[in-house]
RNA sequence: GGAGCGGACAGGGUGAUCGCGGGCGCAUGUCGUCCGAGGAAAGUCCGAGCUCCACAGGGCAGGGUGCUGGGUAACACCCAGCGGGGGCGACCCCAGGGAAAGUGCCACAGAAAACAAACCGCCCGCUUCGGCGGGUAAGGGUGAAACGGUGAGGUAAGAGCUCACCAGUGUCGCCGGCGACGGCGGCAGCUCGGUAAACCCCACCCGGAGAAAGACCAAAUAGAGGAGGAGAAGCGGCCCGCUUCGCUCGACUCCCGGGUAGGUCGAUAGCGGCCGUCGGUAACGGCGGUCCCAGAGAAAUGAUCACCGCCCCUCCGGGGGAUACAGAACUCGGCUUACACGUCCGCUCCGCCU
Numbered sequence: 001g002g003a004g005c006g007g008a009c010a011g012g013g014u015g016a017u018c019g020c021g022g023g024c025g026c027a028u029g030u031c032g033u034c035c036g037a038g039g040a041a042a043g044u045c046c047g048a049g050c051u052c053c054a055c056a057g058g059g060c061a062g063g064g065u066g067c068u069g070g071g072u073a074a075c076a077c078c079c080a081g082c083g084g085g086g087g088c089g090a091c092c093c094c095a096g097g098g099a100a101a102g103u104g105c106c107a108c109a110g111a112a113a114a115c116a117a118a119c120c121g122c123c124c125g126c127u128u129c130g131g132c133g134g135g136u137a138a139g140g141g142u143g144a145a146a147c148g149g150u151g152a153g154g155u156a157a158g159a160g161c162u163c164a165c166c167a168g169u170g171u172c173g174c175c176g177g178c179g180a181c182g183g184c185g186g187c188a189g190c191u192c193g194g195u196a197a198a199c200c201c202c203a204c205c206c207g208g209a210g211a212a213a214g215a216c217c218a219a220a221u222a223g224a225g226g227a228g229g230a231g232a233a234g235c236g237g238c239c240c241g242c243u244u245c246g247c248u249c250g251a252c253u254c255c256c257g258g259g260u261a262g263g264u265c266g267a268u269a270g271c272g273g274c275c276g277u278c279g280g281u282a283a284c285g286g287c288g289g290u291c292c293c294a295g296a297g298a299a300a301u302g303a304u305c306a307c308c309g310c311c312c313c314u315c316c317g318g319g320g321g322a323u324a325c326a327g328a329a330c331u332c333g334g335c336u337u338a339c340a341c342g343u344c345c346g347c348u349c350c351g352c353c354u
Base pairs, nucleotide, nucleotide: 001350002349003348004347005346006345007344008343009342012308013307014306015305016304017303018302020036021035022034023033024032025031026029038325042336043335045334046333047332048331049330050210051209052208053207062206063205064204065203066202067081068080069079070078071077082096083094084093085092086091097201098200102199103198104195105194106193119140120139121136122135123134124133125132126131148166149165150164151163152162153161167191168190169188170187171186172185173184174183175182176181214265215264216263217262223256225255226254227253228252231249233248234247235246236245272291273290274289275288276287277286278285279284310321311320312319313318
């Protein structure tokens, strides 16, 4: 100098004037004071808090998770490892239990895609010389994948058929590690195709709905509700009437109940933030200090100017321009996705110079 890898940060700043939303104050208005978007507030994909509903226990169905140890309130998240794969490397990726319980599938090509089978070839026998029967899986060829590899023995030709070494698997022992697992040695010819984000099997976990949850207050309307009750409307009691008594009806008034409109709470002090220190490789945790940091109504969170900062051009006087993704609505912990111009830290490989 070039090409890369990993991580962290930032998302314009200061001032002036005006404006918007919310809290508080009192002198109640042209008032004062304080606060007012994000790293993702987004997607709503996981895990929780909170609320209501359901629920004896167990099972079935359904869904999820799936190496080990740790972190956490919890997780499908995070950290540290193990194993596998990729890269010269820094480093990156993995849904990573079981295919030797069973079933299914494996395009094309190929003889054959898995209890097996045999196109060419090789060997033996027969032959009417065209082939036929048997043996073989070493060789050829196909494919993403072909029933261990190399060599020797053996054989008619061959074959783990036998043997040595190598690879794998299983098993036994020793060593290291909390563990996943790793290393070494012995034994067994055991050589078994792939696929489970195919069915399935195994282990563990899982009630439902969500802040339009839910609670309270409460105009209006519906009420076989209760009390009073003008009226004398109906019926009955003594013989008609009057009077009176009982029951019913009953405008209206009050209470109760109910819950619509509306209002209040839920609702922002929280598994909080920041700083320091201690423990831990780390995720994270303990202790101490300090701060209060939007909260609604589907609605506020801005505008202008000046200077600085950034980018481009430059005749170095200056001139011009840009500012991403997005935007709270019950609250947290994660994940994922989007993002203009940038900054910092650590590391790798290559080339050159000293």
The RNA shown here (Bacterial RNase P class A) has 354 nucleotides and comes from a Candidatus Krumholzibacteriota bacterium. The model forms 91% of the base pairs in the Rfam consensus. The coordinates come from a structure-prediction model, not an experiment, and the mean pLDDT is 77. It matches the Rfam family "Bacterial RNase P class A". Rfam classes the family as a ribozyme. Its family is annotated with dimeric ribonuclease P complex, tRNA processing and ribonuclease P activity in the Gene Ontology.